[in-house]
RNA sequence: AGCGUGCGAGUGAGGAUCGCCGGCGGGCCCUGGGCCUCGCGGCCGGGGCGCCGUCGGAGGAAAGUCCGAGCUCCGCAGGGCAGGGUGCCGGGUAACGCCCGGGCGGCGCAAGCCGACGGAAAGUGCCACAGAGAGCAGACCGCCGAUGGCUCCGUCGGGAGCACAGGCAAGGGUGAAAGGGUGCGGUAAGAGCGCACCGGGCUCCUGGCAACAGGAGUCGCACGGCAAACCCCACCCGGAGCAAGGCCAAGUAGGGGACGAGGCGUGGCCCGCGCCGUCCGAGUCCCGGGUAGGCCGCACGAGGCCGGCAGCGAUGUCGGUCCCAGAGAAAUGAUCCUCCCCCCCACGCGCCAGCGCUUCGGCCGGGCCGUGGCGGCGGACAGAACUCGGCUUACUCCGCACGCUCCCU
Numbered sequence: 001a002g003c004g005u006g007c008g009a010g011u012g013a014g015g016a017u018c019g020c021c022g023g024c025g026g027g028c029c030c031u032g033g034g035c036c037u038c039g040c041g042g043c044c045g046g047g048g049c050g051c052c053g054u055c056g057g058a059g060g061a062a063a064g065u066c067c068g069a070g071c072u073c074c075g076c077a078g079g080g081c082a083g084g085g086u087g088c089c090g091g092g093u094a095a096c097g098c099c100c101g102g103g104c105g106g107c108g109c110a111a112g113c114c115g116a117c118g119g120a121a122a123g124u125g126c127c128a129c130a131g132a133g134a135g136c137a138g139a140c141c142g143c144c145g146a147u148g149g150c151u152c153c154g155u156c157g158g159g160a161g162c163a164c165a166g167g168c169a170a171g172g173g174u175g176a177a178a179g180g181g182u183g184c185g186g187u188a189a190g191a192g193c194g195c196a197c198c199g200g201g202c203u204c205c206u207g208g209c210a211a212c213a214g215g216a217g218u219c220g221c222a223c224g225g226c227a228a229a230c231c232c233c234a235c236c237c238g239g240a241g242c243a244a245g246g247c248c249a250a251g252u253a254g255g256g257g258a259c260g261a262g263g264c265g266u267g268g269c270c271c272g273c274g275c276c277g278u279c280c281g282a283g284u285c286c287c288g289g290g291u292a293g294g295c296c297g298c299a300c301g302a303g304g305c306c307g308g309c310a311g312c313g314a315u316g317u318c319g320g321u322c323c324c325a326g327a328g329a330a331a332u333g334a335u336c337c338u339c340c341c342c343c344c345c346a347c348g349c350g351c352c353a354g355c356g357c358u359u360c361g362g363c364c365g366g367g368c369c370g371u372g373g374c375g376g377c378g379g380a381c382a383g384a385a386c387u388c389g390g391c392u393u394a395c396u397c398c399g400c401a402c403g404c405u406c407c408c409u
Base pairs, nucleotide, nucleotide: 001405002404003403004402005401006400007399008398009396012339013338014337015336016335017334018333020057021056022055023054024053025052026051027049028048029047030046031045033044034043035042036041059381063392064391066390067389068388069387070386071241072240073239074238078271079270080269081268083237084236085235086234087233088102089101090100091099092098103117104115105114106113107112118232119231123230124229125226126225127224140172141171142168143167144166147165148164149162150161151160152159153158180198181197182196183195184194185193199221200219201218202217203216204215205214206213207212245296246295247294248293255287256286257285258284259283262276263275264274265273303322304321305320306319307318308317309316310315340379341378342376343375344373345372346371347370348369350368351367352366354364356363357362
């Protein structure tokens, strides 16, 4: 100098004034409730307040609502189908698609990072364009001329040429991908045709809980790719959500009309189970009438902080300590002063380096540091709504620690 990993802090600190929301205490006002009193009135209860005091008042992501749960209700949450999800191995956890450790593969010089990472010798399907051929392979250019053919020569043994039949798949070319790779031998040219090494299949052995790794033998190589295509395999999933749901008060009255044998719990379907009803008629729709206020749920929780122990770690466990917003379409703010940080500007005979110009005197434009300024409409992302555990995304010219590579001394 350039990177990597982990952790932390988060409208910078202090003050003044004016406000916002909630709890508690007080004050004031109302009361059509209850009791006492002949009555005035008093006491208890209930309600309100733009009043006073005091205490408390957003986040690391409160966000996206993407996963997983608690909690609540749906009769039990039963069986099957359909549907959805997850997908190397082991562990953690209330649970997870999260986290930790490991394996394998890829990227990087490295620290390290990334991976939907089960099955393609069960089946189906697809493989665009290009290309001769894309899956019971194929021959465009090319190579060959052993064999057959044709032409020529010939000393009758044969030789030379052509590339028609044919042989080949090494080289070129196409493509994301061309039916193992490299080398030697071999051949007319070639080819696992033969051999060595590498890769691969199968069998066995060793190590490991396992994923897997290593080794030995054997087989000339069979099995192209795609499952974020259908599918197969293994495992998981009932649904709806705090407008859940419960309590109190009020209301669901009385009517009119049409349809009507099934309807409801149950939601994608079926089975099973339960309830209501079949003309004295459940239920549905329309017209019309009415209610729509308060309390709980709801802030003590898989809780925060500190420490010990166990574990590589995620995490678990033990001890101590703390109590920490909560109303509702929703409160934490505004202004001013001083300092801090950042930006901008000016100055310095300050320091540093220049693949810049140079008449070698210097000039030029940078970076750092210091000083100054009536300078700045500079001080991120963003706002709890039943609650937790995660993931993801947003943000700070904020900080700390460790590690890697290179350069200089």
Bacterial RNase P class A from a Longimicrobiales bacterium, 409 nucleotides, folded computationally. Taxonomically the source falls in Longimicrobiales (Bacteria, Pseudomonadati, Gemmatimonadota, Longimicrobiia). The coordinates come from a structure-prediction model, not an experiment, and the mean pLDDT is 76. It matches the Rfam family "Bacterial RNase P class A". By type it is a ribozyme. The gene name in the source record is rnpB. The sequence is in RNAcentral, with records from ENA.